[in-house]
RNA sequence: GUGGGCAGCCGGGUGAUCGCGGCAGAGAUGCCGAGGAAAGUCCGAACUCCACAGGGCAGUGUGCCUCGUAAUUCGAGGGCCCGCAAGGGACGGAAAGUGCAACAGAAAAUAUACCGCCGCGCAAGCGGUAAGGGUGAAAAGGUGCGGUAAGAGCGCACCAGCGGUCCGGCAACGGAUCGGCUUUGUAAACCCCACAUGGAGCAAGGCCAAAUAGGGAAGCGCGGCGCCGCAAGGCGUCAAAGGACGGCCCGUCCGAGUUUCCGGGUAGGCCGCUGGAGUUUCGAGGAGACUCGAAGCCUAGAUGAAUGAUCACUGCCUCAGCAAUGGGGUACAGAAUUCGGCUUACAGGCUGCCCACCUAC
Numbered sequence: 001g002u003g004g005g006c007a008g009c010c011g012g013g014u015g016a017u018c019g020c021g022g023c024a025g026a027g028a029u030g031c032c033g034a035g036g037a038a039a040g041u042c043c044g045a046a047c048u049c050c051a052c053a054g055g056g057c058a059g060u061g062u063g064c065c066u067c068g069u070a071a072u073u074c075g076a077g078g079g080c081c082c083g084c085a086a087g088g089g090a091c092g093g094a095a096a097g098u099g100c101a102a103c104a105g106a107a108a109a110u111a112u113a114c115c116g117c118c119g120c121g122c123a124a125g126c127g128g129u130a131a132g133g134g135u136g137a138a139a140a141g142g143u144g145c146g147g148u149a150a151g152a153g154c155g156c157a158c159c160a161g162c163g164g165u166c167c168g169g170c171a172a173c174g175g176a177u178c179g180g181c182u183u184u185g186u187a188a189a190c191c192c193c194a195c196a197u198g199g200a201g202c203a204a205g206g207c208c209a210a211a212u213a214g215g216g217a218a219g220c221g222c223g224g225c226g227c228c229g230c231a232a233g234g235c236g237u238c239a240a241a242g243g244a245c246g247g248c249c250c251g252u253c254c255g256a257g258u259u260u261c262c263g264g265g266u267a268g269g270c271c272g273c274u275g276g277a278g279u280u281u282c283g284a285g286g287a288g289a290c291u292c293g294a295a296g297c298c299u300a301g302a303u304g305a306a307u308g309a310u311c312a313c314u315g316c317c318u319c320a321g322c323a324a325u326g327g328g329g330u331a332c333a334g335a336a337u338u339c340g341g342c343u344u345a346c347a348g349g350c351u352g353c354c355c356a357c358c359u360a361c
Base pairs, nucleotide, nucleotide: 001357002356003355004354005353006352007351008350009349010348012314013313014312015311016310017309018308020033021032022031023030024029035332039343040342042341043340044339045338046337047201048200049199050198054250055249056248057247059197060196061195062194063193064078065077066076067075068074079091080089081088082087092192093191097190098189099186100185101184114133115132116129117128118127119126120125141159142158143157144156145155146154160182162179163178164177165176166175167174168173205271206270207269208268215262216261217260218259219258220257223238224237225236226235227234228233242254243253244252245251278297279296280295281294282293283292284291285290315330316329317328318327319326320325
């Protein structure tokens, strides 16, 4: 200098005037006020309710191992594979089964003989073969030597695959050794295996006030036993219409009213609502993600929806110009319960580390 890999930051600033929302204050006034993605609603949770909270099947999700975390499809570290490397990876199983592999080709998993090679034969043809050629993404392990009529793991050497044994490692795996010689590929195709998994969601849920018609119709049910009591009634137990637990089954629970239809009223206020698995600095532990301890800090809570408007100077980019200077532009985008991730969008400006190649000293 060129190319590549990984990670991160800013994306406006200053001043003045006026304005808006929250909190504190008697008041003057003071403090705070939309991101790095607030987006997507993809994943996981906290929290709330069903509900006292179980088992199984189906369904759904994940997919190398170990660790981290509240948890995850996330993160860290390892194994294996790819890459010259920095780095990257949708990484369980094809010898449980089913399906698919167009076209080409003789033949694509019940393999096969188009050309070719060898033997017999005058020839037609018959028998052997899958080493050589062709087609294809892929042709029934690969390379080499021997052997054979010609060939073939037919035999041997090395390698790959599969299986057994031993050693190392928590493990994924790695190494050594032995062996029949050896069954294409595809599972983000169905499937098998292992592990996990209740549902719904702040429009969750709770409180207060007000209003109406304590409305009408229909179905099913309102039971038994024991004790106390003069009675009304009370207590206990069994059953029971109906109901709850995402689908189904079992099981558990509530139960004197309940289910369906028609019609009417209300749509207001408060809470939830922001102190949190929070954040900053230091120390210790750990290879790391992260964990523990100490000391500080408090940074929106709106509700038809605040966080703004104007002016001046200025930052960055660009055009014209010798210059002075002038013109134009300034990204994606706006909290609504909160948090941890993932994915997507982004004008312009910048930073760090690493790898490969070239060149100079």